[in-house]
c-di-GMP-I riboswitch aptamer from Luteimonas granuli, 85 nucleotides, folded computationally. Lineage of the source: Bacteria > Pseudomonadati > Gammaproteobacteria > Lysobacteraceae > Luteimonas. RNAcentral holds the sequence, with entries from Rfam.
RNA sequence: GCACGACAACGGCAAAUCCAUCGAAAGGUGGAGACGUAAAGCCACCGGCCUACAGGCGCGAGCCCAGGGUAGCGGGGCUACCGAA
Numbered sequence: 001g002c003a004c005g006a007c008a009a010c011g012g013c014a015a016a017u018c019c020a021u022c023g024a025a026a027g028g029u030g031g032a033g034a035c036g037u038a039a040a041g042c043c044a045c046c047g048g049c050c051u052a053c054a055g056g057c058g059c060g061a062g063c064c065c066a067g068g069g070u071a072g073c074g075g076g077g078c079u080a081c082c083g084a085a
Stems, first nucleotide, its partner, number of pairs: 004083002012037002017032006035072001041078003045075003048070003055064003
């Protein structure tokens, strides 16, 4: 340096739920809270999944659609702390 990851060290993050807030929704953000987590740090490039305001279709019920999300669904890219085997 590249891998690897322990009942190690110093620490970090924070699911559900509740409150507040933004949003049409999915979901985000802040606080409380910890199910988990060695990249649960960052990026929607590929696949998946969620939503469907606007738009399209329909007589209608409704259907289609990402330009919206999800990095804690995988893959990929970028970056980083520690050091037993």
Its mean pLDDT, the model's own confidence on a scale to 100, is 92.